[in-house]
Context: one part of a larger RNA
């Protein structure tokens, strides 16, 4: 390479639209690229193979022969694949009627905590600990009432409960918006499936400008603990943690498990719809979908998967190739920086 692999051993891109390509449902008539068959030509020579000879023999050398699985032209052939044409409706979109839901975006209202500030009560303590100090507090605190600013998060209900491609989403209303599910079979008539590049979302941290800042806290000062204590505890405390615009683009982006199709026991829970009956407002049966758990077969080293397959099949991207040097140098690109992306080798085991 070829092969064999990707859940846990390397080894699924962090999701998604999507372009090339690549695959691709059912009749029918044709064409004959691709495919099969026969036929021809070419496929040096040596060599290898066979067989016959020539040196006493083998080595070695001559004669003929066969192979040489390609390749090109001519015929046939018409399943399959391709092509062109004409038709279908079961994939696939669409239409009407329903449903559910922290999907998304904007604006706006509510409360309960928590911090300040003014007052009003009220005295000597509070705070914090393993104990304690640092700290607050007779310039009246802590606690307690009453007003009013201010930001941030959204208790209960909340659920292996929903939504969402993924990151992810949780108070209430309002408006804009996106995709699921059921139910119809009214239209389209294969319009499909990946998906290299390519664009586009993407948790926290971060980074710009300009606002915000109650609690909460990297950095940082104190206080203790200790042999030391650049910790762990404790009082304080700045980015930041919020927003508005615009970067970064990474992660244990996790189901450590790519998508899409079809097929293969049962059994129980949950969540959204339909639909049957000689259904008491309760339950039963049947059927779609979504989301657990268990288990057959059969897969697996095992661990464990098991119609949400890690099972049998097909298509198609995407990775992997012993550990260490190393996700490193370099070079490219990307970026304000931080760094990302892409990614070796020498050398050593």
């Nucleotide at each position: 390479c070829u092969g064999g692999g990707c859940u846990u051993a390397a080894a699924g891109c962090g999701c998604g639209c999507g372009u090339a390509g690549g695959c691709g449902g059912c009749c029918a008539u044709g064409c004959a690229a691709g495919u099969a068959a026969g036929g021809u030509g070419u496929g040096a020579a040596a060599g290898c193979c066979c067989u016959c000879g020539g040196c006493u023999u083998a080595c070695c050398c001559g004669g003929g022969g066969a192979a040489g699985u390609g390749c090109g032209c001519c015929u046939u052939a018409a399943a399959c694949u391709g092509c062109a044409u004409g038709g279908c409706u079961u994939g696939a979109g669409g239409g009407c009627c329903g449903a559910a839901g922290a999907g998304g975006a904007a604006g706006g209202a509510g409360g309960a905590a928590c911090u300040c500030c003014a007052g009003g009560u009220g005295u000597a303590g509070c705070g914090g600990u393993g104990a304690a100090a640092u700290g607050c507090g007779u310039a009246g605190a802590u606690a307690u009432c009453u007003g009013g600013g201010g930001g941030a998060a959204g208790g209960c209900c909340g659920g292996u409960g929903g939504c969402g491609a993924a990151g992810g989403c949780g108070u209430c209303c309002u408006u804009c918006u996106g995709g699921u599910c059921g139910g119809u079979a009214c239209c389209u008539g294969a319009c499909g499936c990946u998906g290299a590049g390519g664009c586009g979302c993407g948790a926290a941290a971060g980074c710009g400008u300009g606002g915000g800042g109650a609690g909460c806290a990297a950095a940082c000062a104190g206080g203790a603990u200790u042999a030391g204590a650049u910790a762990c505890c404790c009082u304080g405390g700045u980015a930041g943690u919020c927003c508005a615009c615009g970067c970064c683009c990474u992660a244990a982006a996790c189901g450590a498990u790519g998508g899409a199709c079809a097929c293969u026991a049962a059994g129980u829970g949950g969540g959204g719809g339909a639909g049957c009956a000689u259904c008491a407002a309760g339950g039963g049966c049947u059927u779609c979908u979504c989301u657990g758990c268990c288990g057959u077969a059969g897969c697996g080293a095992a661990a464990g998967c098991g119609u949400u397959a890690a099972g049998u099949g097909u298509c198609c991207c995407g990775c992997c190739u012993g550990g260490g040097g190393a996700g490193u140098a370099u070079g490219g690109u990307c970026g304000c920086a931080a760094g990302g992306c892409u990614g070796a080798a020498a050398c050593u085991c």